Predicted 3D model of a 117-nucleotide RNA (Glycine riboswitch aptamer) from Acetomicrobium hydrogeniformans. Model confidence (mean pLDDT): 77 of 100. It matches the Rfam family "Glycine riboswitch aptamer". From the family's description: This family represents the bacterial glycine riboswitch.
RNA sequence: GUGAAGGUCGCAAGAGAGACCCCAUUAUCAUCCUCUCGAAAGAGCAGGGGCGCCGAAGGGGCAAGGUACGCCUAGCAGUGUACUGAAACUCUCAGGCAAAGGGAUUGCGGCUGGACG
Numbered sequence: 001g002u003g004a005a006g007g008u009c010g011c012a013a014g015a016g017a018g019a020c021c022c023c024a025u026u027a028u029c030a031u032c033c034u035c036u037c038g039a040a041a042g043a044g045c046a047g048g049g050g051c052g053c054c055g056a057a058g059g060g061g062c063a064a065g066g067u068a069c070g071c072c073u074a075g076c077a078g079u080g081u082a083c084u085g086a087a088a089c090u091c092u093c094a095g096g097c098a099a100a101g102g103g104a105u106u107g108c109g110g111c112u113g114g115a116c117g
Stems, first nucleotide, its partner, number of pairs: 006112008018051001020050004035044003052097003058093001059091003065084007
């Protein structure tokens, strides 16, 4: 079950934080290295260093509680150790700090799924 959770696609909404500083280049074109997108072809950009900051891709951490074992007890209770244990909390690894893009999450719809919420 006139189809739950979950998954996936489309549309819409969607926050935060420096368009920071210094050096170099002389910025037309082109090449090399690096970087971004891409299956590739290719396209874009075009060097190095520094400090500050954000949390809503992803990832990490843990509270009550629960379970097991031990101590104690007639028992309950108590206590120690280990495991388990959530997030929008927290960390800031990754990612991000004009726009674009991304973006947890929410709404609507399609497909899937097949019983929970």